[in-house]
Molecule: small-subunit ribosomal RNA
Organism: uncultured bacterium
RNA sequence: AGAGUUUGAUCAUGGCUCAGAACGAACGCUGGCGGCGUGGCUAAGACAUGCAAGUCGAACGGACUAUACAAUUGAGUAAUCGAGAGUAUAGUUAGUGACGAAAGGGUUAGUAAUGGAUAGGUAACGUACCCCGAGCUUCGGAAUAGCGUCAGUUGCUUAGGCAACUUUCCGAAAGGGGCGGUAAUACCGGAUAAUAUCAUGAGUUGAUAGACACAUGAUCAAAGAUUUAUCGGCACGGGAGCGGCCUAUCUCCUAUCAGCUUGUUGGUGAGGUAAAAGCUCACCAAGGCUCUGACGGGUAGCGGGACUGAGAGGUUGACCCGCAACAUCGGGACUGAGACACUGCCCGGACCUCCACGGAGGGCUGCAGUAACGAAUAUUGCGCAAUGGGCGAAAGCCUGACGCAGCGACGCCGCGUGUGUGAAGAAGGCCUGCGGGUUGUAAAGCACUUUCAGUAGAGAAGAAAAGCUUAGGGUUAAUACCCCUGGGUCUUGACGUAACCUACAGAAGAAGCACCGGCUAACUCCGUGCCAGCAGCCGCGGUAAUACGGGGGGUGCAAGCGUUAAUCGGAAUUACUGGGCGUAAAGCGCGCGUAGGCGGUCUGGUCAGUCGGAUGUGAAAGCCCCGGGCUCAACCUGGGAAUUGCAUUCGAUACUGCCCGACUAGAAUAUGGAAGAGGGAAGUGGAAUUUCCGGUGUAGCGGUGAAAUGCGUAGAGAUCGGAAGGAACACCAGUGGCGAAGGCGGCUUCCUGGUCCAAUAUUGACGCUGAGGUGCGAAAGCGUGGGGAGCGAACAGGAUUAGAUACCCUGGUAGUCCACGCCGUAAACGAUGAGAACUAGAUGUCGGGAGGGUUUAGCCUUUCGGUGUCGCAGCUAACGCGUUAAGUUCUCCGCCUGGGGAGUACGGUGGCAACACUAAAACUCAAAGGAAUUGACGGGGACCCGCACAAGCGGUGGAGCAUGUGGUUUAAUUCGAUGCAACGCGAAGAACCUUACCUGCCCUUGACAUUGACAGAAUCCCGUAGAGAUAUGGGAGUGCUUCGGCCUGGAAAACAGGUGCUGCAUGGCUGUCGUCAGCUCGUGUCGUGAGAUGUUGGGUUAAGUCCCGCAACGAGCGCAACCCUUGUCCUUAGUUGCCAGCACGUAAUGGUGGGAACUCUAAGGAGACCGCCGGUGAUAAACCGGAGGAAGGUGGGGAUGACGUCAAGUCAUCAUGGCCCUUAUGGGCAGGGCUACACACGUGCUACAAUGGCCGGUACAGAGGGUUGCCAACCCGCGAGGGGGAGCUAAUCCCAGAAAGCCGGUCGUAGUCCGGAUUGGAGUCUGCAACUCGACUCCAUGAAGUCGGAAUCGCUAGUAAUCGCGAAUCAGCAUUGUCGCGGUGAAUACGUUCCCGGGUCUUGUACACACCGCCCGUCACACCAUGGAAGUAGGUUGCACCAGAAGUAGGUAGUCUAACCCUCGGGAGGACGCUUACCACGGUGUGGCUUAUGACUGGGGUGAAGUCGUAACAAGGUAACC
Repeated sequence: AGAGUUUGAUCAUGGCUCAGAACGAACGCUGGCGGCGUGGCUAAGACAUGCAAGUCGAACGGACUAUACAAUUGAGUAAUCGAGAGUAUAGUUAGUGACGAAAGGGUUAGUAAUGGAUAGGUAACGUACCCCGAGCUUCGGAAUAGCGUCAGUUGCUUAGGCAACUUUCCGAAAGGGGCGGUAAUACCGGAUAAUAUCAUGAGUUGAUAGACACAUGAUCAAAGAUUUAUCGGCACGGGAGCGGCCUAUCUCCUAUCAGCUUGUUGGUGAGGUAAAAGCUCACCAAGGCUCUGACGGGUAGCGGGACUGAGAGGUUGACCCGCAACAUCGGGACUGAGACACUGCCCGGACCUCCACGGAGGGCUGCAGUAACGAAUAUUGCGCAAUGGGCGAAAGCCUGACGCAGCGACGCCGCGUGUGUGAAGAAGGCCUGCGGGUUGUAAAGCACUUUCAGUAGAGAAGAAAAGCUUAGGGUUAAUACCCCUGGGUCUUGACGUAACCUACAGAAGAAGCACCGGCUAACUCCGUGCCAGCAGCCGCGGUAAUACGGGGGGUGCAAGCGUUAAUCGGAAUUACUGGGCGUAAAGCGCGCGUAGGCGGUCUGGUCAGUCGGAUGUGAAAGCCCCGGGCUCAACCUGGGAAUUGCAUUCGAUACUGCCCGACUAGAAUAUGGAAGAGGGAAGUGGAAUUUCCGGUGUAGCGGUGAAAUGCGUAGAGAUCGGAAGGAACACCAGUGGCGAAGGCGGCUUCCUGGUCCAAUAUUGACGCUGAGGUGCGAAAGCGUGGGGAGCGAACAGGAUUAGAUACCCUGGUAGUCCACGCCGUAAACGAUGAGAACUAGAUGUCGGGAGGGUUUAGCCUUUCGGUGUCGCAGCUAACGCGUUAAGUUCUCCGCCUGGGGAGUACGGUGGCAACACUAAAACUCAAAGGAAUUGACGGGGACCCGCACAAGCGGUGGAGCAUGUGGUUUAAUUCGAUGCAACGCGAAGAACCUUACCUGCCCUUGACAUUGACAGAAUCCCGUAGAGAUAUGGGAGUGCUUCGGCCUGGAAAACAGGUGCUGCAUGGCUGUCGUCAGCUCGUGUCGUGAGAUGUUGGGUUAAGUCCCGCAACGAGCGCAACCCUUGUCCUUAGUUGCCAGCACGUAAUGGUGGGAACUCUAAGGAGACCGCCGGUGAUAAACCGGAGGAAGGUGGGGAUGACGUCAAGUCAUCAUGGCCCUUAUGGGCAGGGCUACACACGUGCUACAAUGGCCGGUACAGAGGGUUGCCAACCCGCGAGGGGGAGCUAAUCCCAGAAAGCCGGUCGUAGUCCGGAUUGGAGUCUGCAACUCGACUCCAUGAAGUCGGAAUCGCUAGUAAUCGCGAAUCAGCAUUGUCGCGGUGAAUACGUUCCCGGGUCUUGUACACACCGCCCGUCACACCAUGGAAGUAGGUUGCACCAGAAGUAGGUAGUCUAACCCUCGGGAGGACGCUUACCACGGUGUGGCUUAUGACUGGGGUGAAGUCGUAACAAGGUAACC
């Protein structure tokens, strides 16, 4: 950093997809070790069990335990034993009390601001524990009385508030009540107290509110404990830390949420709070918020940070840190320094547990753990040793905070699974072209090493210092305390069988996963056969799959590897950095104008923006840099940098803003001219159409491709005259004019808007754009009332058509017109928003001005404003744009973000309605779309050619027969060929054979090839059985040889064999377009590119043949020529051919001698080239005509077939890959079939007759074939043929009589003297064999057929037509097929409009499998999502009302009442009760929003080869579109 994917290819647009990183992950396969991290993302759903907040006896009274002493007392003679009030010591602790429990730990439900972040404020506040300063720490009460004492004080005795305690009662329990009764650092009162608080006074200071200091007055404190030196207590001031409140800025989506608000906004007063404040209340005022988005809805804890990214950004908020909120749901307060309190209280709701049914209890979103949910997330572990917290004077206790361990490859990091050597390149596997290659130095083998794991030992290393004691020093008044240093002493480890180290043995215990078509590194075999399957995108799979599955091999990563989900990136695909809008998505239809944005020149001021410096802050962690510590790393740790921000302050003043003043170049106004279908209203004109009236006049008119409907003898149409009425304004008229756009067209008048020009003057930035808003706005449509000639949706009729609800025709209503009012849309287009400036020109045209020249319709130069064409630079994907920009810039507005769904649904707004505006989603596709290119195609155009049409001649299609095909039939009718380009084709010849098919009978290394142990000659003949193959018996024979072998049989095994499949796996061969004139390349040039140019153009040709021109110049394959044949001549040669002249001979014949002239034969030459002449043409190429010539413009014919197309044909000629069969799909044999026959088609033959048939006579070819052959003469037979045997291996002999023709005769237009099918009989020949199933002959029979519908074929000269002859194949079989040969021998072509095919250029295209293309809509079927819908159910919320637990505040005085006061009556105060206000849950009614569901219903999407048509793409067959 890019890549794949739209196309035949290209460029650009545009979406989709991939490669990267990352994760609290999950799933699949696999799994050796360690370190460091991390682990319920779902049900803020429910929770069994254990633990998670206690501590203090140095606050207090008790209780209990132990020890010691012990008054007293019991037993005992005594010693002694026992009980024991009490005292002391040590310990434990339920309760009172104190501190803590508001921290720590968890979670993210709620919350869009009552939150968070950053920066500030608090002159509007609080603060327990801690620190500093300077003070105080008193007397009592509850708790009384007495004695003693002068009193204070103290002692003793008795009595003495509330717990605990004793006792008693109720209850299942939880718990509660009563009597008795006690202490305090618990509670209460008094005194004292100020730099505290309040009031008053006057002062200093400040910023109004305040602060400071002073005076006077009033008010408020306290607690003690013990180990006797400390720890406490109270009030005040300050600090630190922590909090409360307030402000500014920032903080998601939605306008299909546009208006919200009544304590609401402010004031005064009061209340209230630690504190400002509508925080609350009363009264007064009517405010406050909002398009810079209020209110509403949805979603969401926020930040440091994390992930990604080059950055800007985007996404995110696990772990760690800060803040907030919450603690089963909702409400409430109490206590306290702090809570409206996770493991406190009260109440209400839901749920759960216990229950004796009367009542009680509970809250894991603490740590473990459980079930549930889910794709998914751990142990009911150890320890307070460390760090930290609470309490305590301390020891210490508590601590699921925390430190550790366990589980999980969940992540990151590190290590290992061995190292070296080792070629017989082992075996095995896989592939193979069978040679080999590969796995692969890989293994084995040999030599080493021992990390890690294992075993054993060692290590109590380090992590640990505190404490106590002591010495010294510091501090101090102090030899206390406290701090520092040293000595001594005494212990404390959960982890831990730790780390680290040593020894031992042995390569020993340790490799997988994904991928291998392209993107994307990595290829082969087998299996499968559009199946099974794969797939991230493109796409693979229908018999040779590098894409499926397996094997081998390879590639990548590695204790992991893949997949899936979600994120960023790539994506400049929301574009701030950094995109666009003529045609790809995208400029509002056009004005005016509000807010807003932007804004001319100059001076001065200011310093808000802007720029610079400084200060504060920007927590730590993290990121980055430099170091350090674990062997490294991850990880940990020290320092720095950074934290781009905010705030304060000091400067700068160019630019922007603001303020003052000035200017005239922007803008506007005035004066004078000018053009115009600009707008509105009124009037008016002629032509034309139509209708009506009248005249003339007669049979049609009208209409079309052709017709018909229609009109007309009741007089149309035509024509003349008159009248009526409506609408539109010919010519002028013009890419001319005007207008903002829509739009505007006869003429005249009135009213009116804008524009342009010229010269001066005035104002002095007054400007530009313009969200909302508002006005105008074609046609159609709507409402009311008119009008209505023509035209004309709907409708009717006639045609067309398969149909024709169309196109065409005849009619015709709304409408079109007018007035008024709506609608508000168009391909409302230049598909191009408005304004300003700048940037070459050329040339038209409209309006105005100036100058020059001419005097006149006429010119030249220049300038301002419009409107066109071309064009440079530049731009653009290209097309194109180009001073009227789509160029270069500035300002403002609008709009776009893949196609479809859809400009649709829902909601809202407007409208009488029709509809318009605003405007989604689900789902679905991998494209949709733009410009240009090459082809192909067009019922597009131009040019040209061809027996293509036309002009002709003869046929086919009708008949009979032959032959091939289809179909049908059959045991089989073997197979192939199927438009032209299959069908007398493969087949140049099916009775057996052929033969591949069918039936039956047989063979299995085979009929054939190679190897082959072994044996033998081979071979021939004759029996028997059988349909035959075959089997069996007998006989004859007893090899050749160069010694290699040949021939036959033959065990076993390799193998043979296959006309079995695939021509869509192939080679070869062939057909076809087409003997059409085309098809390409190199270099150069043009284009971003595909490509173009050349090859196009002007001529010409049969031809891309040639010439000219030309950014092309050349070249190749084709064309032509070279080849064969034929036509003329020459030379040479002269048998078997020839015979002119000479000679001989015959009835006759080159028969003979001879000849070499001619014909001919067969070898070589000549000849024809537009060469010559004339004309045309560019003087070219060439064409036309002529001469000469046997032949004239390629002389005729043949061979010859470019690049390619049709997956054309052939696996059955042959060859061949793969597959299939192997006692059969191979091989042999007999018989049958390929020859069938209601039918259809192709190709032919023979005819239908007189240009003929028949009979008789008679003439003339060419080219072929012949020894298993052709077969003469002669004889026999009516004939086919038979006999016969000469000649011939062929210019010699034979086939072999050519026929039409010619001469003569007959028939006389008829189903015939035409025609010959069919059938009967008799024969001939071939052949083992003519039944199925041959050909021929004779006699007899004598069918259809009298020239052929629609349609269709061949042929342009020695051709068509017609006549016969020959050959191949072949035993035989072709009168008809095929291939050849000659005889006789025409007609016609004006011409290229049309049909078919082809070529070149051009044009359109939505086609590229290329028009046999593409493609649209309804209907039918299946599936999917969605809208509507009578409703139904849930959630949430507004309003109105009811209700009112607990609690707080107020009221009250019904009941009760320790401390204080008291005159002893009571009072103050308090509690309970009652009540008022507020209020949670709950309830009733009525609305909104939203979700789910709903009979039925609407359209949409997707589906296999369904149905009907053919709307679009070509002029798409009626141009298309809105």